[in-house]
Context: one part of a larger RNA
RNA sequence: GGCAUGUGGGGGAUGUCUUGGCACCAAAAGACGACGAAGGGCGCGGAAAACUGCGAUAAUCCCGGUGGAGCUGUUAAACAAGCGUUGAGACCGGGGUACCUGAAUGAGCAUACACUGAAUACAUAGGUGUAUGCGGCAAACUCGGAGAACUGAAACAUCUCAGUACCCGAAGGAAAAGAAAGAAAAAUCGAUUCCGUAAGUAGCGGCGAGCGAAAGCGGAACAGCCUAAACCAACUGGAAUUUCUAGUUGGGGUUGUAGGAUCAGACUUAAAGACUGAGUAUACCUAACCAAAGCGUCUGGAAUGUCGCACCAUAGACGGUGAAAGUCCCGUAGGUAAAAGGUAGAGACGGUUUGUCUGACACCUGAGUAGGGCCGGCCACGUGGAAUCCGGUUUGAAUCUGCGGGGACCAUCCCGCAAGGCUAAAUACUCUUUGGUGACCGAUAGCGAACUAGUAGCGCGAGCGAAAGAUGAGAAGAAACCCGAUAAGGGUAGGAUAGUGAACCUGAAACCACAUGCCU
Numbered sequence: 001g002g003c004a005u006g007u008g009g010g011g012g013a014u015g016u017c018u019u020g021g022c023a024c025c026a027a028a029a030g031a032c033g034a035c036g037a038a039g040g041g042c043g044c045g046g047a048a049a050a051c052u053g054c055g056a057u058a059a060u061c062c063c064g065g066u067g068g069a070g071c072u073g074u075u076a077a078a079c080a081a082g083c084g085u086u087g088a089g090a091c092c093g094g095g096g097u098a099c100c101u102g103a104a105u106g107a108g109c110a111u112a113c114a115c116u117g118a119a120u121a122c123a124u125a126g127g128u129g130u131a132u133g134c135g136g137c138a139a140a141c142u143c144g145g146a147g148a149a150c151u152g153a154a155a156c157a158u159c160u161c162a163g164u165a166c167c168c169g170a171a172g173g174a175a176a177a178g179a180a181a182g183a184a185a186a187a188u189c190g191a192u193u194c195c196g197u198a199a200g201u202a203g204c205g206g207c208g209a210g211c212g213a214a215a216g217c218g219g220a221a222c223a224g225c226c227u228a229a230a231c232c233a234a235c236u237g238g239a240a241u242u243u244c245u246a247g248u249u250g251g252g253g254u255u256g257u258a259g260g261a262u263c264a265g266a267c268u269u270a271a272a273g274a275c276u277g278a279g280u281a282u283a284c285c286u287a288a289c290c291a292a293a294g295c296g297u298c299u300g301g302a303a304u305g306u307c308g309c310a311c312c313a314u315a316g317a318c319g320g321u322g323a324a325a326g327u328c329c330c331g332u333a334g335g336u337a338a339a340a341g342g343u344a345g346a347g348a349c350g351g352u353u354u355g356u357c358u359g360a361c362a363c364c365u366g367a368g369u370a371g372g373g374c375c376g377g378c379c380a381c382g383u384g385g386a387a388u389c390c391g392g393u394u395u396g397a398a399u400c401u402g403c404g405g406g407g408a409c410c411a412u413c414c415c416g417c418a419a420g421g422c423u424a425a426a427u428a429c430u431c432u433u434u435g436g437u438g439a440c441c442g443a444u445a446g447c448g449a450a451c452u453a454g455u456a457g458c459g460c461g462a463g464c465g466a467a468a469g470a471u472g473a474g475a476a477g478a479a480a481c482c483c484g485a486u487a488a489g490g491g492u493a494g495g496a497u498a499g500u501g502a503a504c505c506u507g508a509a510a511c512c513a514c515a516u517g518c519c520u
Base pairs, nucleotide, nucleotide: 001519002518003517004516005515006514007513008512009511015505016470017469020441021440022438023437024436025435026434027433028432029430030429032136039101040100041099042055043054044053046079049075050074051073061095062094063093064092065091066090070083071082072081108134109133110132111131112130113129114128115127116126141172142170143169144168145167152159156206182189183188193220194219195218196217197216203211204210224422225421226420227366231251232250233249234248235247236246237245238244239243256400258365259364260363262360263359264358265357266356267355272354273353274352275351276350282344283343284342285341286340288336289335290334294309295308296307298305310327311326312316319329320328371395372394373393374392375391376390377389381407402417403416404415405414406413457464458463477504480492481491482490483489
């Protein structure tokens, strides 16, 4: 010096655990805000700091309810000073307070009304006042506006990525869509939405890469309506009245087998619906309450374990308790309960209101619209034979003997009735609340964060962003004695164990030391 073994140190892997996460299911909620929000700053305690709570009434004030013996939140023990069976603290409901900020506003905008009032006579713009509303925030979902590139095409330009990302606007608990100018095909169906299938089919495509339907069928859920017009009546204004015309209000009326108006005629009084009753009864939510049944023995520090004999069960879910508990505790099954606030929300009885058919007639049935030209966009469809739909520009009909569609176009046939509007459910999502589940993680995992975590720290800033869990059943956290210069460390003692001693469960390896053996 090396190797081996042993004993220690060092280190913090592994095992076990879980306060925290992750994913999903069911239900709820989907808000809040000029009555000042979300978010922040600064304060508030007997007591310095951080967290939590609160707001100069400041770990809180008042009222009502539940509850019943302790309490003055946590780190964090002790002390001080107090509160409480005249019911505190705690929990639930309601009210009060709520500093400085922040949309932040003593403002602004919109609408309505009134007053006033320029150039400019009437007027208009403008101004003033009153009333009402808006503004901001917000995880995703929805609709609309605007809209990339990397990428793929093994390069690249049409194309793709993709109407995606990002940005903006608006709204709701859902949104959007929606009661056929539909889909089909010689037969029919009958608003919309969503799922499965049709189908990677028909198609589109430098026919490359790729893109990619629909009908139909099977399901989920189902719901239908209101206007404009014709016509009638009333009122108001204009042509100084009847008549005409414009407007307002009321009636009437709403569709394709065309319907309605008007005129004439015929039949019917009943059923069903709507409103009211009533946001009432009732149910549920936001605190709670009652709730069965076990003892002994052995081991042990400790019994929930062993053995023996029992009991309850509409309760053998979970969790805790000094080891593994149906019968110890909290609970669980089952049952009960609300002064106050909230959500859903009837019925009976009574009252009010609403009809149908035939014939004639030819009055009405949504116009700068439909359609055409040119140019774009969207349709699975890239201009193609390119219909349908939307926009810009330029044109521009018909009026039921009418009009649109059926993928150029024409005929026949079939289907429908545009140019006004509303509409629940089935569907999408989860910042959040409650309950539950997991062949999900178990501290380098699982959220970045199990702990003072969006903290410490970094950056001018936008922003980036950690590490860090475990003594023990219980602090019983080692009194006292001894060695020692010592507050280090060690030996006794105490305590089930201290090789659980606070640098604390287990305690691997690297690495270090010592002892022993062997080799050189």